[in-house]
Lysine riboswitch aptamer from a Bacillota bacterium, 183 nucleotides, folded computationally. The organism belongs to Bacillota, within Bacteria. The sequence was found by an Rfam model in a public genome assembly.
């Protein structure tokens, strides 16, 4: 000098992930719901209890008023690169209980990214998420073709750059440090 094998830093991928009781802007919606009249006439909730309910449930029409939530876009900070999603499993919310939903948190599996399309579900939705399925694009990195390269010249190695085919995964990848072991 060069390799292996732990640890720790530090970074690339790009329409690149994610949050925010943050600002605003569509949408949701003249909708839900709430009153007042008429009509009909026993049930509402996604189930069972509980509670309402002929002093009118629940549809239905007019008429007056009128919402929010989750989710989107833009701006702004902020965390970041398994960034983050998802499936499991735990606790926790609710008028009780289960089941659907949501929030959180460990562990585990699976996905490198970001579109596209078709199907499937959420979802008001032609918005947008998630899956699953195909196609190409990109990044890395490893094989293998072609080519090229610097130190007088010439040749060959070995490194590096282009390019082109495969193939693999993020426990990767690249750059450094610490320790161990080797050549």
């Nucleotide at each position: 000098a060069g390799g292996u094998g732990a640890g720790g830093u530090a970074g690339a991928g790009g329409c690149g992930c994610g949050a925010c009781g943050g600002u605003u802007c569509a949408a949701g919606a003249g909708u839900a719901c709430g009153c007042u009249u008429c009509c009909u006439g026993a049930g509402a909730a996604g189930u069972g209890c509980a509670u309402c309910g002929a002093u009118g449930a629940g549809g239905g029409a007019a008429g007056c008023g009128g919402a929010a939530a989750g989710g989107g876009g833009a701006c702004g900070u902020c965390g970041c690169c398994g960034a983050a999603g998802u499936c499991g499993g735990c606790g926790c919310c609710g008028g009780c209980a289960a089941c659907a939903g949501g929030c959180g948190c460990c562990c585990g599996g699976c996905u490198g990214g970001g579109g596209u399309u078709g199907c499937a579900u959420c979802g008001a939705a032609g918005a947008g998420g998630u899956g699953c399925a195909a196609g190409a694009c990109u990044g890395u990195c490893a094989c293998g073709g072609a080519g090229g390269u610097g130190a007088g010249c010439c040749u060959g190695a070995g490194g590096c750059c282009u390019u082109c085919g495969u193939g693999g995964a993020g426990a990767g990848c690249u750059a450094u440090c610490u320790c161990a072991c080797u050549u």